[in-house]
C1' cells in the first nucleotide's frame, strides 16, 4: 500500500432567547428519549386464580462442561464441514425399537439384480459370474496382488468398520495396541423412540376508596348408615381447580349457580431503589464471581423531554489556492430487567492471517 477476519467506541457541539413536564429547601435551583426505546420472538421478577397435587395429550429443547434468577441465551471446547489461512456455520440423542417414503432413468432400489459384457458346454439353448460398462442423488466397503473356466473378501496386505483394553482429559473425543472377514444405503426441518421441562391469563394485570343496584325465567332443598343433634362417613347436585380424567375443596333455599336485562362508573395507588450503574483490587482461559469506593440518572396519562437565530465541526463533489454548493444516519421511553433479531449517513480504535514493495 490494496483487499479480508473479529471485537469495540462514537453517531454532532457552542452561544441568546422564548417555551413544556417532574421534583424541591419554590419567582429560585437540579433533572429529562436508545444502542437499538424497534420486533413481540425468548426467559423472569411482579400480581390475581381461596386448597393439592397426579396421569393422559399438546407444545418445546437435543454434542460436553461451565456461567446466570431463568432462558431456544452467554463463554470454553469436542465432531463435522467451507476457506490460502484468519475465521465462518451446524434443526450437532437415536436409522439393530417398529412403521413410512426414495419420483423419473435403470435389468433391479432393501425380501436385491442380471441390461451390455466374462467364461463353459451339446452353442437357435442351458449353467456360471458380480471383477469392466452403463442408468441414477444413491447399485450393497475402497486400493492392490493371489486365485480362477471367468470371477468374488473366496484369500492376503494396507486403509474402513465392529468389539475390547491401555493413555492423556471432569466430560464429548483423541491417540495406540490387539481381535473378527466383518459389513444390509439414505431419510426422523417424515411418523415415532429416548431425555429433560413448561399452570394459565397479563399493567387495559390487579389493589384501595366512591357512586350505584331494578326485574324476570330456570335448576338444586335427595338417598342410605349412624347420632342427643344435619352429628359424623359414603353417594348425589351445583361451582371451582389447563385442554380432558381422577382426586380435591367449598355451599345449602333470607343461600348457590345458570340466562336475559337495567342502573352506576370519579379518584388515589400500582409507577420507577434495582437480580442497578461507575471506577479499582482478587480468582478464574472466558462467560462471570466477590470484596472496597462512589452515583441516584424521565415518570407523562392522549401523553413532556422543543421551536428560532447566528456560527463551529464532519463529510462529499466542483475549481484552482481559496471559493462555492449540498448533505449530517436509523430513529421516540409508557410495569421493569436479562438475551436474541432487524434498521443504521460517516467518523475512529485494537488485534490477526494474506499478498506486493523498500529497509
Nucleotide at each position: 500500500a490494496a483487499a479480508g477476519u473479529a471485537a469495540g467506541u462514537u453517531g454532532u457541539c457552542u452561544u441568546a432567547u422564548c417555551g413544556c413536564u417532574u421534583c424541591a429547601a419554590a419567582u429560585u435551583g437540579a433533572a429529562g428519549a436508545g444502542g437499538a426505546a424497534a420486533g413481540u420472538c425468548c426467559g423472569g421478577a411482579c400480581a390475581a386464580u381461596a386448597u393439592a397435587g397426579g396421569g393422559c395429550a399438546u407444545u418445546a429443547u437435543a454434542c460436553u462442561u461451565c456461567c446466570u434468577a431463568a432462558c431456544a441465551g452467554g463463554a470454553a471446547g469436542g465432531u463435522c464441514u467451507c476457506u490460502a489461512a484468519c475465521g465462518a456455520g451446524a434443526a450437532c440423542a437415536g436409522a439393530u425399537a417398529g412403521u413410512g417414503c426414495a419420483a423419473c432413468a435403470g435389468a433391479a432400489a432393501a425380501u436385491a439384480u442380471a441390461c451390455c459384457g466374462c467364461c463353459u458346454a451339446a452353442a437357435u439353448u442351458a449353467g456360471g459370474u458380480a471383477a469392466g460398462g452403463g442408468u441414477g442423488a444413491a447399485a450393497a466397503g475402497g486400493u492392490a496382488g493371489u486365485g480362477u473356466a471367468a470371477g468374488a473378501g473366496a484369500c492376503u496386505a494396507c486403509c474402513g468398520a465392529u468389539u475390547a483394553a491401555a493413555u492423556a482429559g471432569c466430560a464429548a473425543u483423541a491417540u495406540u495396541u490387539a481381535a473378527u472377514g466383518c459389513u444390509u444405503u439414505g431419510u426422523a426441518a417424515a411418523c415415532c423412540u429416548u431425555a429433560u421441562a413448561a399452570a394459565u391469563u397479563g399493567a387495559a394485570a390487579g389493589a384501595u376508596c366512591a357512586a350505584g343496584c331494578a326485574g324476570u325465567u330456570c335448576g338444586a332443598g335427595u338417598g342410605u348408615a349412624u347420632u342427643u343433634a344435619u352429628u359424623u362417613a359414603c353417594a348425589g347436585u351445583u361451582a371451582g381447580u389447563u385442554g380432558c380424567c381422577c382426586g380435591c375443596u367449598a355451599a345449602g333455599a333470607u343461600u348457590c349457580g345458570a340466562a336475559c336485562g337495567g342502573g352506576u362508573a370519579g379518584a388515589u395507588c400500582g409507577a420507577u431503589u434495582g437480580a442497578a450503574c461507575c471506577u479499582g483490587g482478587u480468582a478464574g482461559u472466558g462467560a462471570u464471581a466477590u470484596c472496597a469506593g462512589g452515583u441516584c440518572u424521565a415518570g407523562a396519562u392522549a401523553a413532556a423531554u422543543g421551536a428560532u437565530a447566528a456560527g463551529a465541526a464532519u463529510c462529499u463533489g466542483a475549481u484552482u489556492u481559496a471559493u462555492c454548493a449540498g448533505a449530517u444516519a436509523c430513529a421516540g421511553a409508557a410495569u421493569c430487567c436479562g438475551g436474541c433479531u432487524u434498521a443504521u449517513a460517516g467518523a475512529c480504535u485494537u488485534a490477526c492471517a494474506c499478498u506486493a514493495u523498500u529497509u
Bacterial RNase P class A from uncultured Marinoscillum sp., 359 nucleotides, folded computationally.
Model confidence (mean pLDDT): 75 of 100.
It was read from a public genome assembly, where an Rfam model found it.
Lineage of the source: Bacteria > Cytophagia > Cytophagales > Reichenbachiellaceae > Marinoscillum.
Its Rfam family is "Bacterial RNase P class A". Rfam classes the family as a ribozyme.